[in-house]
Formats: sequence, structure tokens, C1' cells
RNA sequence: AUAACCAAAAGGUAACCUGCUUAAAAGCAGGGGCGCAAAGCUAUAAGGUCUAAGAUGCUUUAGAACGAUGAUAGUCUGGCUUGCGAA
Repeated sequence: AUAACCAAAAGGUAACCUGCUUAAAAGCAGGGGCGCAAAGCUAUAAGGUCUAAGAUGCUUUAGAACGAUGAUAGUCUGGCUUGCGAA
């Protein structure tokens, strides 16, 4: 100097708790930290999964079915970006 590894350091972040939003899934903020070099971004790159409001028709006073235009990037693949440089 280059590359690799993912030790260490710095930072981010789950579950959970509190408050708020929402029909729900879930999201946002504060605390918290399981694991994660991409567990960073992208849902108009394409699957999967979750919810089922409105709508639709059925049955009879209320219920179930169907169903994303909603959600999920810590579900997978793709694309883009990216910290440190040790024994």
C1' cells in the first nucleotide's frame, strides 16, 4: 500500500415498557438491546407473509365468506449506498 476476515472500537437497531396515530396489521417518539456488515435505503424490481376498512354477493339482523388500494426491508431474491482495518 492492497486485499481478506468480521476480532475490537464507534454508530444504528429487536423483543419489551410508556405515550400518540390507526378499522386492523402496523407505524412514530422516548427508554431498552436479542442478534445483525448490510438487520442501511428501495414496497412503482419481483415473490412470500400479515391485516380486512370500504366495496361485492350470501344468510337474515346480525354473522361468516371474498378481498388490498393498507402493512411488512429483522421473510427471500434484485438494485443502490456504506463504518473499522486489529491480534

Predicted 3D model of an 87-nucleotide RNA (c-di-GMP-I riboswitch aptamer) from Paenibacillus endophyticus. The source organism's lineage runs through Bacteria, Bacillati, Bacillota, Caryophanales and Paenibacillus. The coordinates come from a structure-prediction model, not an experiment, and the mean pLDDT is 78. The RNAcentral record of the sequence draws on Rfam. It matches the Rfam family "c-di-GMP-I riboswitch aptamer". Rfam describes the family as follows. GEMM was predicted in a large-scale screen for bacterial structured RNA regulatory elements.